[in-house]
Context: one part of a larger RNA
RNA sequence: UGACGGGGGCUCGCACAAGCAGUGGAGCAUGUGGUUUAAUUCGACGCAACGCGAAGAACCUUACCUGGUCUUGACAUGCAUCUCUAAGUUGGUGAAAGCCAGUGACUCUCGUAAGAGAGAAUUUGCACAGGUGCUGUAUGGCUGUCGUCAGCUCGUGUCGUGAGAUGUUGGGUUAAGUCCCGCAACGAGCGCAACCCCUGUGAACUGUUGCUAUUCUAACUUCGGUUAGAAGCACUCUGUUCAGACUGCCCUGUGAAACGGGGAGGAAGGUGGGGAUGACGUCAAGUCAGCAUGGCCCUUACGACCAGGGCUGCACACGUACUACAAUGCCCAGAACAAAAUGAACCAAGACCGCAAGGUGGAGGAAAUCGAUAAAUCUGGGCCCAGUUCGGAUUGAAGGCUGCAACUCGCCUUCAUGAAGUUGGAAUCGCUAGUAAUGGCACAUCAGCUACGGUGCCGUGAAUACGUUCCCGGGCCUUGUACA
Numbered sequence: 001u002g003a004c005g006g007g008g009g010c011u012c013g014c015a016c017a018a019g020c021a022g023u024g025g026a027g028c029a030u031g032u033g034g035u036u037u038a039a040u041u042c043g044a045c046g047c048a049a050c051g052c053g054a055a056g057a058a059c060c061u062u063a064c065c066u067g068g069u070c071u072u073g074a075c076a077u078g079c080a081u082c083u084c085u086a087a088g089u090u091g092g093u094g095a096a097a098g099c100c101a102g103u104g105a106c107u108c109u110c111g112u113a114a115g116a117g118a119g120a121a122u123u124u125g126c127a128c129a130g131g132u133g134c135u136g137u138a139u140g141g142c143u144g145u146c147g148u149c150a151g152c153u154c155g156u157g158u159c160g161u162g163a164g165a166u167g168u169u170g171g172g173u174u175a176a177g178u179c180c181c182g183c184a185a186c187g188a189g190c191g192c193a194a195c196c197c198c199u200g201u202g203a204a205c206u207g208u209u210g211c212u213a214u215u216c217u218a219a220c221u222u223c224g225g226u227u228a229g230a231a232g233c234a235c236u237c238u239g240u241u242c243a244g245a246c247u248g249c250c251c252u253g254u255g256a257a258a259c260g261g262g263g264a265g266g267a268a269g270g271u272g273g274g275g276a277u278g279a280c281g282u283c284a285a286g287u288c289a290g291c292a293u294g295g296c297c298c299u300u301a302c303g304a305c306c307a308g309g310g311c312u313g314c315a316c317a318c319g320u321a322c323u324a325c326a327a328u329g330c331c332c333a334g335a336a337c338a339a340a341a342u343g344a345a346c347c348a349a350g351a352c353c354g355c356a357a358g359g360u361g362g363a364g365g366a367a368a369u370c371g372a373u374a375a376a377u378c379u380g381g382g383c384c385c386a387g388u389u390c391g392g393a394u395u396g397a398a399g400g401c402u403g404c405a406a407c408u409c410g411c412c413u414u415c416a417u418g419a420a421g422u423u424g425g426a427a428u429c430g431c432u433a434g435u436a437a438u439g440g441c442a443c444a445u446c447a448g449c450u451a452c453g454g455u456g457c458c459g460u461g462a463a464u465a466c467g468u469u470c471c472c473g474g475g476c477c478u479u480g481u482a483c484a
Base pairs, nucleotide, nucleotide: 001484002483003481004480005479007478008477009476010475011474012473013472015468016467019431020430022428023427026323027322029320030319031318032317033316034314035313042053043052064309065308066307067306068305069304070303073128077127078126079125080124083121088103089102090101091100092099093098106119107118108117109116110115130298131297133296134295135294139292140291141287142286143285144283146281151190152189153188154187155186156185157166158165159164170181171180172179196275197274198273199272201243202242203241204240205239207237210233211232214231215230216229217228218227219226220225246269249263250262251261252260253259325424329383330382331381332380333379334378335377342371343370346365347364351360352359353358390421395416396415397414398413399412400411401410437460438459439458440457441456442455443454
């Protein structure tokens, strides 16, 4: 100087407390361990591995296994060599890859032509290719984490023999090493904050594909209006540029300042709400399988191609979700209101067929133009507390879709079947407001899909916080130490 203490002081955080809803019990989905296997490819392991890499394992992917094959190679460059056979096409064999046999081209230049030369291609040989083989404890790059915590340092000066100290400590204050005051310090840098984006208010401009208050015309009319067209840009909205919030104003607290408390005005008030943004460093944290890369290893194989299988196996254990156990509910009929995305090998309306999944067909749309029933909600009716009109697993049958192909191993529909489950032990997670809880919609990946996952969007919309004694983690000062 650090680190540590079941030392002390101050302080913060959904850390506890106060609340709400869960997990742990059930079924199913998914990941992991274990076990099995010819193979169940590999990595990730407290927080910070386990719906993680994987924003999509039937083939492919695919790295694994079994079998069949190739050896300058599936891919790149160069040198030499060989020819008319390579591209293509036909046949045989075969599961395919491959192997064997037949036929047989091309481009450019010169030339009337024959032909010649060059290129491309092939054969053979050599340099080499290739490796998802090992080492993340040789590395780059990227990432997680402490933590969006308020810290981490430097120059000069001063003090100390020196390691170092000071500044950065102290008194206040703040979300903040934020600011003020003081002080052998005076300044500065990386962080904090601000500058950036979205959102909340207003103004100006903009006016089609958006809007329709007002006016006119036409058609229909249940005389309330509705639809279409033309004026129009008032309003909503799209988008651009400005304004607005700064403790600016008033009162008050303290010796003063910083700042705190209250109030006015205001759409918004003291960081308005959210996002992006992650200091010096820690964990030899993670990744050689995204990529790059040193070293080591393989080279008729640890490289390459193909078919089939496996990654989906199942006594079991754990994590994360979904669906429930019901009446604040379930079922049936009717009525209403979104946002954000997305569409050309695509999105697809009306119509017709089918109980339905879906099919036929194709108006319109490279989109403010076309493409959607939002659901919870509301109204009316049924159920009457039961393993039920709750719950939907499992299984049988019949179909639909994608795709060479749904056996291993896809999704969806209909009929039948109707399991466990009556609120879950010890323990444990999340959340402080448009949040939790709850309801649906969209997108990426994608032929299809194991999505109940992920990322977004909007609707409905709470309860509670006395407080900091305790649990966990962090920050500052101080103290002890046989630790470095």

A computed fold for a 484-nucleotide part of an RNA from an uncultured Chlamydiales bacterium, annotated as small-subunit ribosomal RNA, 3' major domain. The RNAcentral record of the full RNA draws on ENA and SILVA. It matches the Rfam family "Bacterial small subunit ribosomal RNA".